RNA sequence: AAUUAAUUUUGGCAAACCCGUCGAAAGACGGGGGCGCAAAGCCAUGGGUCUGUAGCCGAUAAGGCCAUGAUCGCCAGGUUGCCGGU
Numbered sequence: 001a002a003u004u005a006a007u008u009u010u011g012g013c014a015a016a017c018c019c020g021u022c023g024a025a026a027g028a029c030g031g032g033g034g035c036g037c038a039a040a041g042c043c044a045u046g047g048g049u050c051u052g053u054a055g056c057c058g059a060u061a062a063g064g065c066c067a068u069g070a071u072c073g074c075c076a077g078g079u080u081g082c083c084g085g086u
Base pairs, nucleotide, nucleotide: 002086003085004084012037013036017032018031019030020029021028022027035073041079042078043077045076046075047074048071049070050069055065056064057063
């Protein structure tokens, strides 16, 4: 330097659930918690999934459509990277 995630050091992250705050919601953030994770670091670029405020259709109803919202702990891609192995 390249490659790899079998084993392993020091460490790191933190699902469900509970409390608080924000949000229309999905969900996010903080504290507790710990299911798991070798990129469970970062980027919504492609696909998927979730939500449906506003908007549109509808009759002003029921109902439906819709992302500009969310998810990188759904997958792919991009990018950075510790120890160890080769």
Description: c-di-GMP-I riboswitch aptamer from Clostridiales bacterium PH28_bin88, 86 nucleotides, folded computationally. NCBI's taxonomy places the organism under Bacteria, Bacillati, Bacillota, Clostridia, Eubacteriales. RNAcentral holds the sequence, with entries from Rfam and Ribocentre. It matches the Rfam family "c-di-GMP-I riboswitch aptamer". Its family is annotated with cyclic-di-GMP binding in the Gene Ontology. Its mean pLDDT, the model's own confidence on a scale to 100, is 81.